Bacterial RNase P class A from Accumulibacter sp., 362 nucleotides, folded computationally. The coordinates come from a structure-prediction model, not an experiment, and the mean pLDDT is 76. Its Rfam family is "Bacterial RNase P class A". Rfam describes the family as follows. Ribonuclease P (RNase P) is a ubiquitous endoribonuclease, found in archaea, bacteria and eukarya as well as chloroplasts and mitochondria. Rfam classes the family as a ribozyme.

């Protein structure tokens, strides 16, 4: 020089004109009032005003309402280990497997001697399975050539090491041994429990037994083990107001109702469907937050602790637009609606930093 891998920061600048929404304080004017205040309308002067995903609504919480937020079932979730945190499948650090030359990356990562179920086709067989091609046998039984020794065939009987089918064939691989094989038998591997050393564990080394449990799929039912109330800012409160205190049907103490489903239990004593009417307005909730910067301690690290400073959108048919200039990296995806921490998709770029491999030269 090339080519990776990983972590972070920005998000078009600057100027000027005019325009838009909250908010502060000041001053004029009018109104209630005793005063303090308080309401309106004007006036200029200060600040502030969309995101790294604001998006999907996948998740975890804050909050808020349901008198039961009580017990139990069933439902759901999550699945190595430990740690962090309001909490989570996030996040951090280790362990195992798989990919990779490496830095790194991925993991739906408890369990298959509880139990059911499946593994198409093709192979004889697809999990206590089984003989297509095979190979053994004068041991037993028929027949044939032959003097006899042998020798061919057939049946019975022995194998499952050999080839073949597959994604996968009841450990692998070498010698011994057998009629011919075969953990039969041995040596090393695998495996399986038992022991020891290290670790908080996950799980890593080491030893010594054992010829050994008959594969895989639980992202298949299921077992295990830990957690789990629902509902939702259109929750929820406050005011005004308008209307029909309307109508039908059911079920009622053996009942119906009380925020998913059943069951007990507690509370109340009404309830539930339809049909038909009025209202749909205002204020608040609503932004000081598990907040955000800097700095020290602590820890490998997420993170926590302390100490200093900051106050940075709260619309509500829905505010930050529009022109000029000028610089650059020529700007892409896109716009808050109770908040906050995640994850996932989209995306034009610029830039820092750390580490791998390779090639060149010295």
């Nucleotide at each position: 020089g090339a080519a990776g891998c990983u972590g972070g920061u920005c998000a078009g600048g600057c100027a000027g004109c005019c325009g838009c929404u909250g908010g502060g304080a000041a001053c004029c004017a009018g109104g209630u009032g005793c005063a303090a205040a308080c309401c309106u309308u004007g006036u200029g002067c200060c600040g502030a005003g969309a995101g790294g995903a604001a998006a999907g609504u996948c998740c975890g919480g804050g909050c808020u309402c349901c008198g039961c937020a009580g017990a139990g079932c069933a439902g759901g979730a999550u699945g190595c280990c430990g740690g962090u945190u309001a909490a989570u499948c996030g996040c951090c650090g280790g362990g195992c497997a798989c990919c990779g030359u490496g830095a790194g990356g991925u993991g739906a990562c408890g369990g298959a001697a509880a139990g059911u179920g499946c593994c198409a086709c093709a192979g004889a067989a697809a999990a206590c399975a089984a003989a297509c091609c095979g190979c053994c046998c004068a041991u037993g039984u028929c027949c044939u050539c032959g003097a006899c020794c042998g020798a061919a065939g057939a049946c019975a009987g022995g194998c499952a090491a050999g080839g073949g089918u597959g994604a996968a064939a009841c450990g692998g691989c070498g010698a011994g041994g057998u009629a011919a094989g075969a953990g039969c038998u041995c040596a090393c591997c695998g495996c399986g429990g038992c022991c020891g050393u290290g670790g908080u564990a996950a799980c890593a080394c080491g030893g010594a037994c054992g010829g050994c449990a008959c594969g895989g799929c639980a992202a298949a039912c299921c077992c295990c083990a830990u957690c789990u109330g629902g509902a939702g800012c259109a929750a929820g409160g406050c005011c005004g107001a308008a209307u029909a205190g309307g109508g039908a049907a059911g079920c009622a103490u053996u009942g119906g109702c009380g925020u998913g489903g059943c069951u007990c239990g507690c509370g109340u004593c009404g309830c539930u469907u339809c049909c038909g009417g009025g209202u749909a307005g205002g204020c608040u909730g609503c932004u000081u937050g598990a907040a955000c910067a800097g700095g020290c301690u602590g820890g490998u690290g997420a993170c926590a602790g302390c100490c200093u400073g900051u106050c940075u959108a709260g619309a509500u048919g829905a505010a930050u637009g529009g022109c000029u200039g000028u610089c650059c990296a020529c700007g892409a995806c896109a716009g808050a609606a109770c908040c906050c921490g995640g994850c996932u998709u989209a995306u034009c770029g610029a830039c820092c930093g750390g580490c791998u491999u390779c090639c060149c030269a010295u």